[in-house]
RNA sequence: GGAGAUCUAGCUCAUCGGUAGAGCGUUUGCUUCACACGCAAAAGGUACCGGGUUCAAAACCCGGGAUCUCCA
Numbered sequence: 001g002g003a004g005a006u007c008u009a010g011c012u013c014a015u016c017g018g019u020a021g022a023g024c025g026u027u028u029g030c031u032u033c034a035c036a037c038g039c040a041a042a043a044g045g046u047a048c049c050g051g052g053u054u055c056a057a058a059a060c061c062c063g064g065g066a067u068c069u070c071c072a
Base pairs, nucleotide, nucleotide: 001071002070003069004068005067006066007065010024011023012022013021018055026042027041028040029039030038048064049063050062051061052060
């Protein structure tokens, strides 16, 4: 210098244009003499950033950024 992939909750990841979810973690309650396990509930996300298309975008298009990989 060239090419590709990825970016969504604290972490790991789902989500074929129509209300954004799961597991783990966190908090609270129940249970116990106590802890763990178990059970119930809750909190937590401007979906990397900026534009565009569309009635409607996490998803499609363009530009930028970050990380990883390959080629030279």
This is a predicted structure of a 72-nucleotide RNA (transfer RNA) from Klebsormidium nitens.
The sequence is in RNAcentral, with records from GtRNAdb.
It matches the Rfam family "tRNA". It is annotated as a transfer RNA.
NCBI's taxonomy places the organism under Eukaryota, Viridiplantae, Streptophyta, Klebsormidiophyceae, Klebsormidium.